[in-house]
RNA sequence: GGGCCGUUAGCUCAGUUGGUAGAGCAGGUGACUCUUAAUCACUUGGUCCGGGGUUCGAGUCCCUGACGGCCCACCA
Numbered sequence: 001g002g003g004c005c006g007u008u009a010g011c012u013c014a015g016u017u018g019g020u021a022g023a024g025c026a027g028g029u030g031a032c033u034c035u036u037a038a039u040c041a042c043u044u045g046g047u048c049c050g051g052g053g054u055u056c057g058a059g060u061c062c063c064u065g066a067c068g069g070c071c072c073a074c075c076a
Base pairs, nucleotide, nucleotide: 001072002071003070004069005068006067007066010025011024012023013022019056027043028042029041030040031039049065050064051063052062053061
């Protein structure tokens, strides 16, 4: 330098065909228990990496940038 993949909740990840963003873990409250843990119930938490575009509508499509990973090439 070329190609490909990824970036969504505190963490690990879903999200199909564009139609009002989810799970598990973690956190909070309660139940249970002598207490803790475990278990159970309820619940908080996101402008979806940044910018721009298309569209009535974008996590999803297009352009561009950033960061991470993999392969190839180059240099040594």
Molecule: transfer RNA
Organism: Thiohalobacter sp. COW1